[in-house]
The prediction has a mean pLDDT of 79. The RNA shown here (Fluoride riboswitch aptamer (crcB RNA motif)) has 60 nucleotides and comes from Paenibacillus ginsengihumi DSM 21568. Its Rfam family is "Fluoride riboswitch aptamer (crcB RNA motif)". Rfam links the family to the GO terms response to fluoride and positive regulation of gene expression. It was read from a public genome assembly, where an Rfam model found it.
RNA sequence: GGCUGUAAAGGCGAUGGAGUUCGCCUGAAUUGCCACAUGGCUGAUGACUCCUACCAGUAA
Numbered sequence: 001g002g003c004u005g006u007a008a009a010g011g012c013g014a015u016g017g018a019g020u021u022c023g024c025c026u027g028a029a030u031u032g033c034c035a036c037a038u039g040g041c042u043g044a045u046g047a048c049u050c051c052u053a054c055c056a057g058u059a060a
Base pairs, nucleotide, nucleotide: 009026010025011024012023013022016051017050018049019048020047021046032041033040034039
């Protein structure tokens, strides 16, 4: 220095925060799709719930 294992702890899941849960990672997990004109589209969740932001409509 590399590989493997263990312990503890932590992290990640296309745009913010929190809770629950699932999966994944140990320096990686992760960093959406279409098109190649150089542009276009959806979504704040991995999933569920809540808050915030954004968008559309209606009412006061």